[in-house]
Context: one part of a larger RNA
RNA sequence: CACUGGCUAAGGGAAUUCGGCAAAUUAGCUCCGUAACUUCGGAAGAAGGAGUGCCUGCCGUGAAGACGGCAGGUCGCAGUGACUAGGGAGCUCUAACUGUCUAAUAACAACAUAGCUGACCGCAACUCCGAAAGGACUAGUACGGUCAGUGAAUCCUGCCCAGUGCAGGUACCUGAAAACCCGGUUCAACGGGGCGAAGGGCCUGUCAACGGCGGGGGUAACUAUGACCCUCUUAAGGUAGCGUAGUACCUUGCCGCUUAAUUGGCGGCUUGCAUGAAUGGAUCAAUGAGAGCUCUACUGUCCCUAGCCAGAAUCCG
Repeated sequence: CACUGGCUAAGGGAAUUCGGCAAAUUAGCUCCGUAACUUCGGAAGAAGGAGUGCCUGCCGUGAAGACGGCAGGUCGCAGUGACUAGGGAGCUCUAACUGUCUAAUAACAACAUAGCUGACCGCAACUCCGAAAGGACUAGUACGGUCAGUGAAUCCUGCCCAGUGCAGGUACCUGAAAACCCGGUUCAACGGGGCGAAGGGCCUGUCAACGGCGGGGGUAACUAUGACCCUCUUAAGGUAGCGUAGUACCUUGCCGCUUAAUUGGCGGCUUGCAUGAAUGGAUCAAUGAGAGCUCUACUGUCCCUAGCCAGAAUCCG
C1' cells in the first nucleotide's frame, strides 16, 4: 500500500451500475389534514403540515393515580437532545388474500387455500393398508365420505362425440373351459355339434373426460379494404375476450407519451411464426423480503478522492 468493521466530507447529486447494490434520508407521541380507485371493509401512518425540554400560577373532570386546558418565565446549535424509531408517490405484470417450500446455493409467478365443477358410493357401501385374519375412512351415513380438475369475489365459460376413454343398450354376428349330445369296434385319448358369460362388432350418450377448433379464388363508381359470392374439405373449422404478451420468429413491428438522446416503460393499433375460454378467458380493490419502469427526497454509488478510529496484517526489536 492493500484487508475487515466504523465515522466524516466542500461543490455537484445516480453522471456509478445489469440494477440506487450499499449507504444516506424518514422515524416516537399529540394535533391538523389526507387523492385516485374500491369488493365500501379499505386505500391510510396516504400525501402534506404544526408541536415536543424545564419551571411557576390558575381552571376543568375524577375517589385517587391521572388526564385535559389557559397564561407566563427560562436554557441550549439541537428538547422522541443518547438509545429506540416507516423515505415517499405513480404506472404495469403476476399470484386473490394469511399461510407453505428445496435442513446446507432457489421463498418465487411454484405448493396450499376458501370458492366452483365433475366422478364414485345406500353402508356387509366407495376408496385405501394387508396373500389372510384384521384394520383406516368411522363410533361417521349423501348438508356425508373418497377421487379428480380449477383456484377468492365480479363478467363469463362458445363449437366438435370422427379418434381415445368412460357409461348404457343390443333383434343379429363373434366369443373359452366345464357340463350336455353324437362319433370314436369296448374304455379312453381324440374329433364334431348345439348351448353360450364377460368382452368385442353394432347403436346411443358424454368434453368443468383425454383432446381438437381449415385452405383456395373473386367481389363496392379513385385506390385500398371486403359486409357479399363460388369452390375444396372437416367431427367441428377459434365464439366472447385479450393481444408484438412472462406467449410474436420477422422485431429495436407502427403511432403517441416519457428523455437532449430510450433494444426500456406505459397507452393504442394488431394480418396472433405458434392467444383464447375451469389444460379456465377477461377484469380486479386489498395484500407481496415477487418482476419491470418513472418521479421526488436523500446521499462518497460516482465526478475524485481524502482524513480519522478500532481490529487484523506487515516491518523492526